[in-house]
RNA sequence: AAAGUCGGCCAGGCAAUCGCUGGACACGCAAGUGUCGGGAGGAAAGUCCGGGCUCCAUUGGGCGGGAUGCCAGUUAACGGCUGGGUGCUAUACGGUCGCAAGACCCAAGGCAACGGAAAGUGCAACAGAGAACAGACCGCCGAUGGCCUUGAGCUUCGCCGCUGCUUGCAGCGGCAACGGCUCAAGGAUCAGGUAAGGGUGAAACGGCGAGGUAAGAGCUCACCGCGUCCACGGUAACGGCGGACGGCACGGUAAACCCCAUCCGGAGCAAAACCAAAUAGGGAAGCUGAGGCGUGGCCCGCGCUGCUUCCGGGUAGGUUGCUUGAGCCUGUCGGUGACGGCAGGCCUAGAGGAAUGAUUGCCGAACCCCGCAAGGGGGGAACAGAACCCGGCUUAUCGGCCGGCUUUCCAA
Numbered sequence: 001a002a003a004g005u006c007g008g009c010c011a012g013g014c015a016a017u018c019g020c021u022g023g024a025c026a027c028g029c030a031a032g033u034g035u036c037g038g039g040a041g042g043a044a045a046g047u048c049c050g051g052g053c054u055c056c057a058u059u060g061g062g063c064g065g066g067a068u069g070c071c072a073g074u075u076a077a078c079g080g081c082u083g084g085g086u087g088c089u090a091u092a093c094g095g096u097c098g099c100a101a102g103a104c105c106c107a108a109g110g111c112a113a114c115g116g117a118a119a120g121u122g123c124a125a126c127a128g129a130g131a132a133c134a135g136a137c138c139g140c141c142g143a144u145g146g147c148c149u150u151g152a153g154c155u156u157c158g159c160c161g162c163u164g165c166u167u168g169c170a171g172c173g174g175c176a177a178c179g180g181c182u183c184a185a186g187g188a189u190c191a192g193g194u195a196a197g198g199g200u201g202a203a204a205c206g207g208c209g210a211g212g213u214a215a216g217a218g219c220u221c222a223c224c225g226c227g228u229c230c231a232c233g234g235u236a237a238c239g240g241c242g243g244a245c246g247g248c249a250c251g252g253u254a255a256a257c258c259c260c261a262u263c264c265g266g267a268g269c270a271a272a273a274c275c276a277a278a279u280a281g282g283g284a285a286g287c288u289g290a291g292g293c294g295u296g297g298c299c300c301g302c303g304c305u306g307c308u309u310c311c312g313g314g315u316a317g318g319u320u321g322c323u324u325g326a327g328c329c330u331g332u333c334g335g336u337g338a339c340g341g342c343a344g345g346c347c348u349a350g351a352g353g354a355a356u357g358a359u360u361g362c363c364g365a366a367c368c369c370c371g372c373a374a375g376g377g378g379g380g381a382a383c384a385g386a387a388c389c390c391g392g393c394u395u396a397u398c399g400g401c402c403g404g405c406u407u408u409c410c411a412a
Stems, first nucleotide, its partner, number of pairs: 001408010012363007020039002023036005041383001045394002048392005053268004065264005070084005085114001086112004094105004115259002120257002122253002137198002139194003144191003147187009158175008206224002209221003225248001226246005232239002272320004282311006291305005327346008367378004
């Protein structure tokens, strides 16, 4: 310097006039008038988390329910933030291979409900032979046991010859069908073996080579991977250099039930507190003709009723809560950082059916047009708008400025 990527900040400016709101001061009995200065945001939004504050509830604990969930830190707190770990993922420049097409490797980055599946229960559509201590569809083998074919050997019914004699028997020798038995070779036919290969699937019970085998298989061995333990580094998550052991056992799913750990009372400023009119109703005292009405035959009694004064609740209305606060700015110190300490400075909307606006003028970014250029003309500002207050998250947003990191190139 270029490219990529991540983050921070700003969010039209100035002036005049006319309004609105509330503050201070002055005038006024009051209504009000005048002067001066204040008056939306980065999200004021969604109300999704967390706190302050207020009222209610509250001995303590358990069951149940909800939220959160790698580690360390930060904080008033958090499901936020910071730093780190692990897993997944992404390509640019570049590099390796290649004739090329292309393949592979690699950064800052991006994403993660990232505790537990050797506690238990459950689930896995479709496809597939088989989906969990599995499975034989194709393929391979067919060792072993059958079957079939061929051959060899043995055996035998029988035939021939010789010998013997008790003339139809015995012995010996030869030939030898069907069959039987044994052996060998073959067939791939049955049982069976086999998880190397194919195929199905999101997932098929370590990878690769050698040995081994009938063919195969951690069956055996080397290397790699994995697991357990020890040692080492790290606060830890975890890591990989090392050593020993284990032939592999322990597939997936907890945003399925569940188990473990931590935290959690409820409602919300229309919370809540105070002042308090008229009318009606309530309570107390007094007054009076010892009243009237009802009940009743009458009296007592009981209920209702008149006037005056006082009391209390409460409505309209008013006031407070209300903006000085985990506040903002600057500097400095500690920390990689989130953040924290100290010092100095500042006060920055508080309305309440709800103000924060309108008009005009000047300047004006993006963008559009003309032009090789210098330049000229047009154009005219996004999303949105407080309602008790803070910390976050998420969502919306015209544009602009600045910075960090990575890779490559150039120069020294």

A computed fold for a 412-nucleotide RNA from Rhodocyclales bacterium GT-UBC, annotated as Bacterial RNase P class A. It was read from a public genome assembly, where an Rfam model found it.